[in-house]
Predicted 3D model of a 107-nucleotide RNA (SAM riboswitch aptamer (S box leader)) from Pontiella desulfatans.
Model confidence (mean pLDDT): 80 of 100.
The organism belongs to Pontiella, within Bacteria.
It was read from a public genome assembly, where an Rfam model found it.
RNA sequence: AUAGCAUUUAGAGUGGCGUGAGGGAACUGGCCCUAUGAUCGUCCGGCAACCUGAAAAUCGGUUAAGGUGCCUAGGCCAGGCUUCGCGGAGCGAGGCGACGAUGUGUU
Numbered sequence: 001a002u003a004g005c006a007u008u009u010a011g012a013g014u015g016g017c018g019u020g021a022g023g024g025a026a027c028u029g030g031c032c033c034u035a036u037g038a039u040c041g042u043c044c045g046g047c048a049a050c051c052u053g054a055a056a057a058u059c060g061g062u063u064a065a066g067g068u069g070c071c072u073a074g075g076c077c078a079g080g081c082u083u084c085g086c087g088g089a090g091c092g093a094g095g096c097g098a099c100g101a102u103g104u105g106u107u
């Protein structure tokens, strides 16, 4: 880098130090966060339970030591297809998908 599989509306920081202007994956539109400090790094704290481990004979379940991950808002929302509702335009509600993310894992 990548076939496959699982998850993706739950949960967890107004923390310390450094940095110093952008950030919320990309594009468009909207919305939001941000010098009362974005982002990134680091320390501490925490959440979760995918993999490993532990106790138990197995599964389920438990645990949370190790490997990841995560700690604004649903992956912030919409975009493509589709169903329903509302005279129409359009708007609203739902379903599926695409793309992405994380884990596992194949080559």
Stems, first nucleotide, its partner, number of pairs: 001107001004104005013044001015043004022033003027079004045071003050067003053063002075099001080096007